About this RNA: Small-subunit ribosomal RNA, central domain from Datura wrightii, 350 nucleotides, folded computationally. The RNAcentral record of the full RNA draws on SILVA.
Context: one part of a larger RNA
C1' cells in the first nucleotide's frame, strides 16, 4: 500500500470560521481538456503469454509465428467531465412583517438566609455522633428581640422545558448586540458544500498582579475509630472558591456517534409560530413549518441496540484506526513564567 472499518470491541479533532484544495442544481450553444473510435510510426534478440510443428508421451528441449499496453503523430465523435456565452430558478442569500429565548456584553436595584458585631432579656449548658470527645460558655455562651456591617449565592416557578458552535446561561431591571424560527411574496441569479495549514472561542484547576474574604475548603494541626488509620466521622483552618486584567488550552470536553444533501411505516408527548374549523371567551379538534423527548416497522447490528433527531438506503468532503506491554514514554521540535502541552519513536516482551 490494497481491503476493511470508527455508539460499547483500536479508532471523530472539545467546538466554531475560513484559505489552498476535492466536489458542486437544471436549460441551449461553442471549443475539443479529460474521455471514445480509426490509422502511421516505434516498442532491438532472448526471454515471458498465446496458437502450430519435431523429438514414442511431456509444464522441459528445439523451431519458425503472431498478439498487446504505452509514448509520439494524424483523422473523427460529443452522450458525460471540462472550457466559452447566454438565460432560468427549486440550493444559498438579500429586503420585508412577526415571534419565543437562563444567548453574548455594561450599568443599577431587591429580598430571603448565613456569619460577626453592638445594645437588651435571661441564667447553664451548648455543639457534635453510631457513640464520644476535642470545641464553645459565669470574663454570660446557646436561646430570643432590635439595630449595624460584610461577601457569595439567586429558594418556590422549574419542566422529559428554552438559549448557544461547543464550553456554558437562571432574582429583578436598563442600555445594547449576535443568532434563529415562521408569514407572506418582491429581489440577486448557483454566489453552494467540506476544509489541510490557519485563526477565534474554550469547564474545573494551577500560574502572575492588584483587590476582596461570609459560608465552604486541598493542604495541614487537634478528637475519635482501629492491630495501625498518614482515611472514611468529627472541632479548627490557610491557598482556593469571588472580582478586575493578563497566563495556561486540557477533561469521561459525552450522544463516548464529524459535517452537508436526498430519500425510506406508523403511534403518543411537548416548544415556538402560521392555517382550517369551532366558541361569548379560554380551550378542543385537524392540519403545515421548524426544534425536543419516547415507542416502534423495515433494514441495519457480533450482540446490546439504532431506527425520518439512524447506528437505514446513497452521494461529497474532511479527521483517525491496524494485536497487548514497553508508552502517550525517551529524544529532537515548537509553545509556556511556572506546571506543563503539542508531535511522538524503537530496541526488548507476550
Nucleotide at each position: 500500500u490494497u481491503g476493511g472499518g470508527c455508539g460499547u470491541a483500536a479508532a471523530g479533532c472539545a467546538u466554531c470560521u475560513g484559505u489552498a484544495g476535492g466536489u458542486g442544481g437544471a436549460u441551449u450553444u461553442u471549443u475539443a481538456u479529460g474521455u471514445c473510435c480509426g490509422u502511421c510510426c516505434u516498442c532491438a534478440a532472448a526471454u515471458c503469454c498465446c496458437a502450430g510443428g519435431g523429438c514414442u508421451u511431456a509444464a522441459u528441449c528445439c523451431u519458425g509465428g503472431a498478439c498487446a499496453c504505452a509514448c509520439g503523430g494524424u483523422g473523427g465523435a460529443a452522450a458525460c467531465u471540462a472550457c466559452c456565452a447566454a438565460g432560468c430558478u427549486g440550493g444559498a442569500g438579500u429586503a420585508u412583517g412577526g415571534u419565543a429565548g437562563g444567548g453574548g456584553c455594561a450599568g443599577a436595584g431587591g429580598g430571603a438566609a448565613u456569619u460577626u458585631u453592638c445594645a437588651g432579656u435571661g441564667g447553664a449548658g451548648u455543639g457534635g455522633u453510631g457513640a464520644a470527645a476535642u470545641g464553645c460558655a459565669u470574663a454570660g455562651a446557646g436561646a430570643u428581640c432590635g439595630g449595624a456591617a460584610a461577601g457569595a449565592a439567586c429558594a418556590c416557578c422549574a419542566a422529559u422545558g428554552g438559549c448557544g458552535a461547543a464550553a456554558g446561561c437562571a432574582c429583578u431591571u436598563u442600555g445594547u448586540u449576535c443568532g434563529a424560527c415562521c408569514g407572506a411574496c418582491a429581489c440577486u441569479g448557483a454566489c453552494a458544500c467540506u476544509g489541510a495549514g490557519a485563526g477565534a472561542c474554550a469547564a474545573a484547576a494551577u500560574c502572575u498582579a492588584g483587590g476582596g474574604g461570609a459560608g465552604c475548603g486541598a493542604a495541614u494541626u487537634g478528637g475519635a475509630u482501629u492491630a495501625g488509620a498518614u482515611a472514611c466521622c468529627u472541632c479548627a483552618g490557610u491557598u482556593g472558591u469571588c472580582c478586575u486584567a493578563g497566563c495556561c488550552g486540557u477533561a469521561a470536553a459525552u450522544g463516548a456517534u464529524g459535517g452537508a444533501u436526498a430519500c425510506u411505516a406508523g403511534g403518543u408527548g411537548u416548544u415556538g409560530u402560521g392555517c382550517g374549523u369551532a366558541u361569548c371567551g379560554a380551550c378542543u379538534c385537524g392540519u403545515g413549518c421548524a426544534g425536543u423527548g419516547u415507542u416502534g416497522u423495515a433494514g441495519c447490528u457480533a450482540a446490546c441496540g439504532c431506527g425520518u433527531u439512524a447506528a437505514g438506503u446513497a452521494u461529497c468532503c474532511u479527521g483517525c484506526c491496524u494485536g497487548g506491554g514497553g508508552a502517550g514514554u525517551a529524544a529532537g521540535u515548537u509553545c509556556a513564567c511556572a506546571a506543563g502541552a503539542a508531535u511522538g519513536a524503537a530496541a526488548c516482551u507476550c
Its mean pLDDT, the model's own confidence on a scale to 100, is 85.